[in-house]
RNA sequence: CUCUUAUCCAGAGCGCCUGAGAGACCUGGCUCAGUGACGGCGCAGCAACCGGUCCCUCAUCUCGGACACGGUGCUUUCUCCAGCCCACCGCAAGCGUUGACGAUCAACCGCGCGUGGGACCGAUAAGGG
Numbered sequence: 001c002u003c004u005u006a007u008c009c010a011g012a013g014c015g016c017c018u019g020a021g022a023g024a025c026c027u028g029g030c031u032c033a034g035u036g037a038c039g040g041c042g043c044a045g046c047a048a049c050c051g052g053u054c055c056c057u058c059a060u061c062u063c064g065g066a067c068a069c070g071g072u073g074c075u076u077u078c079u080c081c082a083g084c085c086c087a088c089c090g091c092a093a094g095c096g097u098u099g100a101c102g103a104u105c106a107a108c109c110g111c112g113c114g115u116g117g118g119a120c121c122g123a124u125a126a127g128g129g
Stems, first nucleotide, its partner, number of pairs: 001129008013043005021032003026083004044075003049071003052067004084118005089112003094109001096108005
């Protein structure tokens, strides 16, 4: 760097350094930010992906449970929200289209303060190349 699998609506802050934007890319929003954000260091915490120990068993493996000792990870906003697809709902009835046609009705196209699901992208872990 890349591939595979799994998870991503929960949870968890103080101090010091630094000094300007940050939230992965692009666009539109939104949020945080000299009352110091982002980032780094220290300590602490959250969590339980992997290793470890213990329980479960006659025993081993598997499943499950516990601990939090080790390896990561994380400690602003749902991957901050949306952009692509599908469905539903609503709006409008447009000197649009089609069918019926007296009024109008139905379907499609159009619009979205919408709702739900999926995909894509991203992040993290473990294993492979």

SAM riboswitch aptamer (S box leader) from Deinococcus sp., 129 nucleotides, folded computationally.
Lineage of the source: Bacteria > Thermotogati > Deinococcota > Deinococcales > Deinococcus.